[in-house]
Context: one part of a larger RNA
Molecule: small-subunit ribosomal RNA, 5' domain
Organism: metagenome
This record gives sequence, structure tokens and C1' cells, in this order.
RNA sequence: GAACGAACGCUGGCGGCGUGCCUAACACAUGCAAGUCGAGCGAGAAAGUCCCCGCAAGGGGAUGAGUAAAGCGGCGAACGGGUGAGUAACACGUGGGCAACCUGCCCUUCAGCCGGGAAUAACCCAUCGAAAGGUGGGCUAAUACCGGAUAAUGUCCUUUGGGGGCAUCUUCGGAGGACCAAAGGGGGCGAGCGAAAGCGGCUCCCGCUGAGGGAUGGGCCUGCGGCUGAUUAGCUAGUUGGUGGGGUAGCGGCCUACCAAGGCAACGAUCAGUAGCCGGCCUGAGAGGGUGACCGGCCACACUGGGACUGAGACACGGCCCAGACUCCUACGGGAGGCAGCAGUGGGGAAUAUUGCGCAAUGGGCGAAAGCCUGACGCAGCGACGCCGCGUGGGUGAUGAAGGCCUUCGGGUCGUAAAACCCUGUCGGGUGGAACGAAUCUCCUCUUCUCUAAUACAGGAGAGGAUUGACGGUACCACCGAAGGAAGCCCCGGCUAACUACGUGCCAGCAGCCGCGGUAAUACGUAGGGGGCGAGCGUUGUUC
Repeated sequence: GAACGAACGCUGGCGGCGUGCCUAACACAUGCAAGUCGAGCGAGAAAGUCCCCGCAAGGGGAUGAGUAAAGCGGCGAACGGGUGAGUAACACGUGGGCAACCUGCCCUUCAGCCGGGAAUAACCCAUCGAAAGGUGGGCUAAUACCGGAUAAUGUCCUUUGGGGGCAUCUUCGGAGGACCAAAGGGGGCGAGCGAAAGCGGCUCCCGCUGAGGGAUGGGCCUGCGGCUGAUUAGCUAGUUGGUGGGGUAGCGGCCUACCAAGGCAACGAUCAGUAGCCGGCCUGAGAGGGUGACCGGCCACACUGGGACUGAGACACGGCCCAGACUCCUACGGGAGGCAGCAGUGGGGAAUAUUGCGCAAUGGGCGAAAGCCUGACGCAGCGACGCCGCGUGGGUGAUGAAGGCCUUCGGGUCGUAAAACCCUGUCGGGUGGAACGAAUCUCCUCUUCUCUAAUACAGGAGAGGAUUGACGGUACCACCGAAGGAAGCCCCGGCUAACUACGUGCCAGCAGCCGCGGUAAUACGUAGGGGGCGAGCGUUGUUC
């Protein structure tokens, strides 16, 4: 000099963009943060409105509505969001490999979707419990569950031919055998059946099953790279390798039985300490040094420790089970909980924000869609925490006013500074106008194309119209008004830019280094003056 997630002191007008618990991975009141689908399924309200009966009280029906709360089922909940405790490791970065692998939703290709069965929740009844919750009996549905059929380019086995490889093997075929699947829902339409409800048929859409390919995401292996300590020198028994078996999506000592006795290490094993890694960021001419906040990628964790279940995917932050510590409820028998999600509270600390608004946009989940959910996100609030921009006025104005300070008492200086006169109108204030971010989706009308028996339905393309804004009456614009509301902080001995007076008298004090102060102190304190920076200026801490 530069930098900072900073803090502290004094001071403080406005705006834009960023940024804000670095400490206790300490404990948490309260609210919200993951739901959705009635076009998978059974059952099924209420308010309100309308109609009927009735003198009334009241009763019945329709609509509300295939909607609410609840249930079965599907998909999602493994994403998104947080934190950095642990980890010196294939965790990360980079380059390879898997002839040793998986992949829901999505794209694409081929084939299929036949025919049956048994339950169960909700509900009803009974019952136990203070509660959380549970037990028994009865009924019922499905795209829930279970047999059967069908079956290859699928899986496994046997056999055979060609090619490749050092080899375990691998690739392309042939033949035979065995095994494995499914689900329906919605829209439309003539002739069929039926008294009707409806059934059947055709067709479109959404789904379902098996298989091949792709895309995406993941798993595993491996070369190399990046901390400290030798006042840590030896470490190792599933340890190193092999065989058989098991396990896995898959390779593997991953696990197990047996066999062999290996494996690592001064090129630093082991142990100990410290630490998430990187893109980057800071500094520097560079080499390098420091660092890993915000944003992005990867990893790890979710009160502590352990475990599996479900699933395409987890050993699962707002799932389950066990143990532990802690907190809460209890009728003392027993139960409930996990903010390192967003706010917020206590505590710790030098120190770090609102229990805000909205799903309008972007993105995500579900849904055919309308739409619902979304503390992701978009915004607003608070903090000069940082960077950037703007303002606190401009011109004229000397008898050089008054006043302060200094003085050799002549004067000098503050100083064109002020006053005064003439202007301007940024920002702040007031009044009025007023956006972009919005175009989709959807609905209506029309045109056209595809599918089709069809000018239905459905889908694609297009034109016109309708609807949607948290921020917010904000940005921005116009007008009104008036110099009116807006300057401080540090320094002045040398380094280092800026000097006098008074007070003090080795006292009080200053100080980054050298050093100042003991009676004329440009170094302490105050004043006048001056220098520097300016909504900031200094100090402290840390890095280069």
C1' cells in the first nucleotide's frame, strides 16, 4: 500500500447492488417449511339455495357434490433447503477404466393386455386405556393382493459352428429344454342386445406388462496431485495371497471354512496433532504466499451411538426400531419430542437481521386439466458491514465589517470566507400521473392438418378476444415549495503533508519506531491556524 463475512470509538443526508452467528454441531416456546391425484377405489357429510307436504312444529326431495374431514391405492416425500461436527480418506481435484454394474419419471422400437379367486381399511357393533393408542366380531371396493393361461429379441441349462484374446473368457449365429407378465380409467359415435339401468361394438386420449436401444443420474476400480510432528520406528491376524461357498446391481478378504505365510515401512509405515476438498477469493511485476464467507461442483452429517425396513434410488434432517443423555405430559399404569429448514427465544460472544408479503415471475412435486402445495424462490424490513453513484448549493461580493487568534502594537490572519444582491432546484418534503417485469397455461370464436366410419371426440399449428403483479401507486415523469432539512473524523517533532500562543513542569500525559515532558514543550492539554480524507474518518485484529 492492498484486502476483510469484521469489531470498537467519534460522526452520519439519499439511493442502487451486494452482504450479515467466523463463538456453543449449546438448548429450544410458537407458527410455517411436502404434498398431491375423485379421470385408480369403496363409503360419505354440512352451511346456503330451490321445490313439495303441513295451520304450525316439523318432515321429504333436489342442488350443494362425487366437494370437505377421514380411509384403501398411485406418484412424490432420496429433490429442493441447512450445517462443517467428523474425515489426511480414492473424501476431493484431474486423467483413465468396468470384458465387473444399476437407472423410477423422459425419448425411441417391437410385442402384448386373456380368464379367475381370496381378503382388508374406511364403516357398524362391542370393548380396554387418563392419554397416546389398542383388541375382538361383522360388511365391502380397486390401477391394492394371489393363483391360472399366453411368452421372446428376456433369464437359466444342455449342445454345436465361425471370429477375437496370453488366459479365466468374450463376440456373432444354429438346435433343444425349463422359467417369468399385465389394469384399468376418461371422452365421443350410426346400425346390435335389453322394459330400463346398462351391456356390447368402433374410435381417440391417459395409463398397464415384457423386451431392445438411447438419454440422464448413480455405483465400483485405478495413475497422478495437495498438511505438520521422528522428542512417534517399527506396524499388521481377515492381517497378505489362494481354493470352495455365501452375499451384492456388480468386482473385491465384502463375509465365511480350509490352505499357504505373507503384506506395509526412512521415497516416512504406524501413531499423534490439525483440517471438509475444489472452481475460486485476497495479495504480488511475477514466481510465490495466504485463504476456502457469499455463488457453483463434490463429500460428510441431521440430539448421541447402533440397526435395518420400504423403494428405481436411503440405511433416509421435518420415516421406523433399539439403547443413551436431556426436555415435556401423566389419572403414576404409561406416553410425547429432536430448528446444522424460514423466522424467532435463551445462552455464549468484541460481534451478525423480521416470529414480514407473495406464489405475480423462475424452478420443483402431484394432476388429463383447472388447480393445489412450495420460508426453494421472488420481494420487502433492519445494519455505513462493503462497493458504487449523488447531495449538503452556484455567481457577484473589500470600507478587507463584527468577532476570534497572533503581534515587533505599525499590523497580520481566519478571508470572498460571512453579510448583502442575483440565481439554480439534484436529493429529502408535498400534489398529481404512472410502468416494464406477463407471456404462457386455460376458456371462447374461427381457419387448417392428423387420427377416424365420422363435418363427434382428441391432438398439432395458426389468427382474434378474455383473464393473471407480492414488490406497489414502487421505479419513472410533471408540477409546487424554498438555500431552505443535510459534515464530520484524524493528524500537524522526524519518518510524513501541516505552527503559533497559553496551561502544565520527568507531574498530568503521548507513543507505530526513533523518542517527547524535570519553567519559554511546533511531540502532553486547550485555542487559533494549517494538512489529509470525506458520509465517513480513525483504532484494533488477520493475510499478502